[in-house]
RNA sequence: AUAUGUGAUAGAGGAGCAGUUUUCAAUAGUAUGCUUACAGAGAAGUAUGGGCUUUGUUGAUGUAAGUUGAAAGGGUAAACUGCCGAAGAAUGAAUCGUCCCAUUAAUAUUCAUUCUGGUCAUUCGGUUAAUAGCCGUAUGACUGUCAUCAAAUAGUUUGAUGGAGAGCUAUCAGUUCA
Repeated sequence: AUAUGUGAUAGAGGAGCAGUUUUCAAUAGUAUGCUUACAGAGAAGUAUGGGCUUUGUUGAUGUAAGUUGAAAGGGUAAACUGCCGAAGAAUGAAUCGUCCCAUUAAUAUUCAUUCUGGUCAUUCGGUUAAUAGCCGUAUGACUGUCAUCAAAUAGUUUGAUGGAGAGCUAUCAGUUCA
C1' cells in the first nucleotide's frame, strides 16, 4: 500500500432497528348469544365446482326491535432482550395450507435475484375500522461516513460537490512493494 470483495476481531451513526411482557386508547356498543314480531325452505364447513358430513316446518337463511356484549391484527407508554443489512420491501420458485378432490385466496417458512446509509415532513398509491400506524414512488430537510476542492488554523474546524453499508474506523494476520 492492499484491488475487480484478502481474512478475522472489536466498534461508531441516533427521535437508530427488531422482538417479548405489561399497561392504555381505539376497534365498539361492532361481531356474537338470547327474546319477540314478520316471513316460509334451505343453511353451514375460506372462494369456485363436485362429493361427504352436520343442521332445519319442534321453523333454517333473512329483516326489524329489545337485551347481552367480546376478540385478533395494528397503535401509545414503560421495562427487558438481541443487535448496526440492524431491518424493510419487490419479483420468482418450493413447502404448509379447507372434512375429501381439483384450482386457488389469506397466513407462515425456506431459497435466489434486485432496491434502500439512517431519521423526519409532504404529494400520490396500497393496506387497515381509522384522517392512527405500516409499505411503496417522488420531492425536500436534518444527520453520520468517505472522497475531491476551497478557506481558516495548530492539526483540527467550516463550507461546497459527489458516492454508497459488499461502506467507514481501529487492531491483528495474509499478500505485494520500498